[in-house]
This is a predicted structure of a 683-nucleotide part of an RNA (large-subunit ribosomal RNA, domain II) from a marine metagenome. It matches the Rfam family "Bacterial large subunit ribosomal RNA".
Context: one part of a larger RNA
């Protein structure tokens, strides 16, 4: 992993509600006794009356001084106020293991030191080689008065000494990793007379031991061992919870919470009972408002000007001050112009409340009551807050969709666009979106634009093309191009080392001319030199500037492969803009044939659905029915095929099987498996 079997809302008590049955102003027993069944038992409970803390009183009562007032209750009226109680069934709640499986842990009583830690007692073990401490001796030497010291020689054999087997350890690497092994093998390495290693026996026990201390070890178990018990500990957390069909169908919000993964009440769903022109929509009337906008009269902020108290600076004088003055500054006032979520002299649209009128009808409204689920929401539109007018961000409001919604479109794509799937069948008409091919439907009609494959990336930039307009200039010759001209007084004056059109300052005239600046640039040390303005000639038809419309260009760099139109491909289009026609296109709508539900005379309407509520069925085992029926002329079961039914299912035939099975109706449950890292077994 597969297959088979097992596997989860149960039982008791009490309470409430609904249904149903008995009796009924009453109903009913419990313990207990007793019978074949049953019956007896009336203690007690609920109900028929309430008020009060209570005595107590009573259709009234409590409070009170009160006959007032107030609280609770009753009566009367009326078609309608006024039935309980005991069983049974179902649902829910509470108490219990309480739908099932699942902790880590806590407590108690015991069992463990044959592993391992430390210690105690008693034994055992350590090849060989090296080094050569203390100490001793000498009839040696030197020093010394001596003791003795040193040197030399000869002995000697110390050490948590050295090298290295056994033994003990476990440093690096490789192998192994479902291993040969739940820690090993190979090789390498450390200690190897010591704080050494080791045999046997013994001691210390779980908040305890032992520990050269790593939270290590304490029997493959250790930040508190193992076994059994409390015990089905508890789990607001995860997972699972078994046949069918039908009706309706949510929520992810508010408030509170040692509350945020939970729960309670409300909101939203559902069953039952009841009520009413209740809800809804439209129109009209009416009510409040301070948002958008606007505005500056208030508050705060702000641009400029005028006027100007005051301040600062300066001057004069007769200096506690006075007068005059102005680089500056400036309250206030006036004029002009602005900003505001926490400004308003103003002020909508929408939205909301109330009333009236109307419409419409399978009810969408309200009340009571039984049962819930929901309290992690997501994206999109619009108005906003926070953030960076960042986020598939976050927080409100608003509408929608998803959630719980299939179908068509958006290449693919919960939340976008269209549209809400009862079933079957084949057609038709459409929606969004499309109609060259993939691929259903136009290579449709008409007029333009684009040349960029733009279509199928932005700000920005631009003699791309296009649309519309304005101004100026031009046959007295424009714009552009070409050939010439661009002179003289004069190197203007000043300055300067120099300054000649062109470092700088001042001035910027006159003449000759068709025309030419005391010069608009480049250039020289200063001159020179090259252009420009200006003018002439050649040439011949439009030219220049500004604004505007639409499309395009550049801007434009990424990694396997073109790869951000889905692809092929597309250029008077299969792109873009405008106008029009036709067609395709969904589970939509219409048509045909059925089913169920609701209200019902027909008929009409409805039938997507998670959590969830309600309803109706099927099957399994057992009991009664059953002293029945059926069965060796072949039961149950198994296999295969067929038939019926909307489904759970039922049934027939054939083969096999070889002894029980059981209609119908009713009753009772150990009553239905595909999922729980489920359990047991098999493979």
């Nucleotide at each position: 992993g597969c297959c088979a079997g097992u596997a989860a809302g149960u039982u008791u008590a009490u309470a409430u509600u609904u249904g149903u049955g008995g009796c009924a102003a009453g109903u009913u027993u419990a313990a207990u006794a007793u019978u074949a069944a049953u019956u007896a038992g009336u203690a007690g409970a609920c109900g028929c009356a309430g008020a009060u803390a209570a005595u107590u009183c009573a259709a009234u009562u409590u409070u009170u001084a009160a006959u007032a007032g107030a609280g609770a209750a009753a009566a009367a009226u009326g078609a309608a106020a006024a039935a309980g109680u005991c069983g049974c069934a179902a649902a829910u709640a509470u108490a219990a293991g309480a739908c099932c499986c699942g902790a880590a842990g806590c407590u108690g009583a015991g069992u463990g030191a044959u592993c391992u830690a430390a210690c105690c007692a008693u034994g055992a073990g350590c090849a060989g080689g090296u080094u050569g401490a203390a100490a001793a001796a000498a009839u040696a030497g030197u020093g010394g008065a001596a003791a003795c010291a040193c040197u030399u020689u000869u002995u000697g054999g110390a050490g948590g000494a050295c090298c290295g087997a056994a033994c003990u350890a476990g440093u690096g690497u490789c192998u192994g990793u479902a291993g040969a092994a739940a820690c090993a093998g190979a090789u390498u390495u450390a200690g190897a007379u010591g704080a050494c290693u080791u045999g046997u026996g013994g001691u210390u026990a779980g908040g305890g031991g032992u520990g050269a201390a790593a939270g290590g070890c304490u029997a493959a178990u250790c930040a508190a061992a193992c076994u059994c018990a409390g015990g089905u500990a508890u789990a607001g957390c995860u997972g699972g919870u078994u046949u069918u069909c039908u009706g309706c169908g949510a929520a992810a919000u508010a408030u509170a919470u040692u509350u945020a993964a939970g729960u309670a009440u409300a909101g939203c769903c559902u069953g039952c009972a009841a009520a009413a022109a209740u809800a809804u929509u439209a129109a009209a009337a009416u009510a409040g408002g301070g948002u958008a906008g606007a505005g500056c009269a208030c508050u705060u902020u702000u641009a400029a000007a005028a006027u100007a108290c005051g301040g600062g600076g300066g001057g004069u004088c007769u200096u506690u001050g006075a007068c005059c003055u102005u680089a500056c500054u400036u309250a206030g006032u006036u004029u002009u112009g602005a900003a505001a979520a926490a400004c308003u002299u103003c002020g909508a649209a929408u939205a909301u409340g109330u009333u009236u009128u109307a419409a419409g009808a399978u009810a969408a409204u309200u009340u009571g009551u039984g049962g819930a689920g929901u309290c992690a929401g997501a994206c999109u539109u619009u108005a906003g807050g926070c953030g960076c007018u960042a986020a598939g961000g976050u927080c409100u409001a608003u509408a929608g969709u998803c959630a719980a919604g299939a179908g068509g479109g958006a290449a693919a794509c919960a939340g976008c666009c269209c549209a809400g799937a009862u079933u079957a069948u084949u057609u038709a008409a459409u929606a969004a979106g499309g109609u060259c091919u993939u691929a259903a439907a136009u290579u449709c009609u008409a007029u333009a634009u684009u040349a960029a494959g733009u279509g199928g990336u932005a700000a920005g930039a631009a003699u791309g093309u296009u649309u519309a307009a304005a101004a100026a200039u031009u046959a007295a010759a424009a714009c552009a191009a070409u050939u010439a001209u661009a002179a003289a007084g004069u190197a203007g004056g000043c300055u300067u080392g120099g300054a000649a059109g062109c470092a700088g300052c001042c001035a910027u005239c006159u003449u000759u001319u068709u025309g030419a600046g005391a010069a608009a640039g480049c250039g020289u040390a200063a001159c020179a030199g090259c252009u420009c303005a200006u003018u002439a000639a050649u040439c011949u038809a439009g030219u220049u500037u500004u604004u505007u419309u639409a499309c395009u260009u550049c801007a434009a760099a990424a990694a396997u492969u073109u790869a951000u139109a889905a692809a092929g491909a597309c250029u008077c289009a299969a792109a873009u803009a405008u106008a029009g026609a036709a067609c395709c296109g969904a589970a939509u709508u219409a048509a045909u044939a059925a089913a169920a539900u609701a209200u019902u005379u027909c008929a009409u309407a409805u039938u997507g659905g998670u959590a969830g509520c309600a309803g109706a069925a099927c099957g399994u085992u057992c009991g009664g029915u059953a002293u029945g029926u059926u069965a060796a002329u072949g039961a149950a079961g198994a296999u295969a095929a067929g038939u019926u039914g909307u489904c759970u299912a039922a049934u027939u035939u054939a083969u096999u099987g070889g002894a029980g099975a059981u209609a119908u109706c009713c009753g009772a449950a150990g009553u239905g498996a595909g999922u729980a890292u489920a359990c047991u077994g098999g493979c």
The coordinates come from a structure-prediction model, not an experiment, and the mean pLDDT is 81.